[in-house]
RNA sequence: UCAGUGAAUCGGAUGGUUGCAGAUCUUCGGAUUUGAGGAAAGUCCGGGCUCCCAAGAGACAUGGUGCCGGAUAACGUCCGGCGUGGGUGACCAUAGGGAAAGUGCCACAGAAAGUAAACCGCCUCGCAAGAGGUAAGGGUGAAAGGGUGCGGUAAGAGCGCACCGCGCCUCUGGUAACAGGGGUGGCAGGGUAAACCCCACCAGGAGCAAGGCCAAAUAGGGAUGAUGCGAUGUGUCUCUUCACAUGUCAUCCGGGUCGGCCGCAUGAGGUGUUAUCGUAAGAUGUACCCCAGAUGAAUAACCAUCCCCUCGAAAGAGGGACAGAACCCGGCUUAUAGAUUCACUGAUAUU
RNA sequence: GUGCCCGUAGCUCAGUAGGAUAGAGCACAAGAUUCCUAAUCUUGGGGUCGGAGGUUCGAAUCCUCUCGGGCACACCA
Numbered sequence: 001u002c003a004g005u006g007a008a009u010c011g012g013a014u015g016g017u018u019g020c021a022g023a024u025c026u027u028c029g030g031a032u033u034u035g036a037g038g039a040a041a042g043u044c045c046g047g048g049c050u051c052c053c054a055a056g057a058g059a060c061a062u063g064g065u066g067c068c069g070g071a072u073a074a075c076g077u078c079c080g081g082c083g084u085g086g087g088u089g090a091c092c093a094u095a096g097g098g099a100a101a102g103u104g105c106c107a108c109a110g111a112a113a114g115u116a117a118a119c120c121g122c123c124u125c126g127c128a129a130g131a132g133g134u135a136a137g138g139g140u141g142a143a144a145g146g147g148u149g150c151g152g153u154a155a156g157a158g159c160g161c162a163c164c165g166c167g168c169c170u171c172u173g174g175u176a177a178c179a180g181g182g183g184u185g186g187c188a189g190g191g192u193a194a195a196c197c198c199c200a201c202c203a204g205g206a207g208c209a210a211g212g213c214c215a216a217a218u219a220g221g222g223a224u225g226a227u228g229c230g231a232u233g234u235g236u237c238u239c240u241u242c243a244c245a246u247g248u249c250a251u252c253c254g255g256g257u258c259g260g261c262c263g264c265a266u267g268a269g270g271u272g273u274u275a276u277c278g279u280a281a282g283a284u285g286u287a288c289c290c291c292a293g294a295u296g297a298a299u300a301a302c303c304a305u306c307c308c309c310u311c312g313a314a315a316g317a318g319g320g321a322c323a324g325a326a327c328c329c330g331g332c333u334u335a336u337a338g339a340u341u342c343a344c345u346g347a348u349a350u351u
Numbered sequence: 352g353u354g355c356c357c358g359u360a361g362c363u364c365a366g367u368a369g370g371a372u373a374g375a376g377c378a379c380a381a382g383a384u385u386c387c388u389a390a391u392c393u394u395g396g397g398g399u400c401g402g403a404g405g406u407u408c409g410a411a412u413c414c415u416c417u418c419g420g421g422c423a424c425a426c427c428a
Stems, first nucleotide, its partner, number of pairs: 001347010012306007020035006037322001041333002044331005049207004062203005067081005082096001083094004097198002102196002104192003119138002121134005146164006165187001166185008211262004221253007231246005269289004274285004307320005352424007361377004370408001379395005401417005
């Protein structure tokens, strides 16, 4: 210098004028102060909080997670490590338990697709037809019963041997996943579990439109008292009479609609050249700070100067991303013009 | 705000316990028939199965993320 890898930060700045929303003060005129994000988004996970079922012990069903260790309130998140794959490398990716509990599937092609098999071939016998041996070689397929070499054989074959791979036993290191070494077995049953399933672990359900409080008019419900024999019904066999209920009026009570208030922002809070522990995620402590909160829903508009980019000879012109809270947190994922910093890798050149 | 469903040809739909050129009707184009048109008959074109990634030998179908569209839902006399 060129090419690249990983981690992180910013996301226009300052001032003025006019507005909007919340809080506080007020002499009611106003004044002071605060006012979007790294994703506020998708709603994909996990919690706080609230109610319901219930009594969280256990079982079944259903759903989820799945190498090992740690962090955390919890997680499918994060940190560290292991294995496997990719890259010259920095580094990246990884749903990564079990296929020897069982069931299913493996189209077409192929002899054979799962208790292996024999189409061509090779060898032996036989004149031939054919019979037997074989799994080296060919062919099919995504996948064909360990691989390479030597020996061996009629031809062949873990049939024997060496190395590699694999299974079992054992030793060493490591908390563990796992790694390394030694011995042993000629090698046994391919793939698929993001197919059913098995194993281990986790999960009761619904969600702030949860839930709680205050509470108008009208209508309806209940209680008490009054009124009335006008009407209807019931009772005393029937009539009269009487009693009760329905009725009317008054007072009171409870539910609760419209509406209003709380939940609702001091919290798993933030900031720091901070202390200790830890490789790290993080934990404990310490000092300071209070930092948006609506509900027809605020967070804006304009001007000036400067900054960055593009066009232009200049004057100047145009542009500055993605996007906007709604009970609150921890994550993940997705969108994001442009600018910057640190660490590292490969190649080339010079000293 | 919360919960749930759908996306396959221009339109309406099949196909979803994975299997190879992804189908049907209408529409479109060409030809036949007719003096001409319609109807009818024959033939044909047209699909990144909303998009991206993954699992698998193989994906419209299984898994994850994402885009677009739609539906339902307070308390409760």
Molecule: RNase P RNA; transfer RNA
Organism: Candidatus Bealeia paramacronuclearis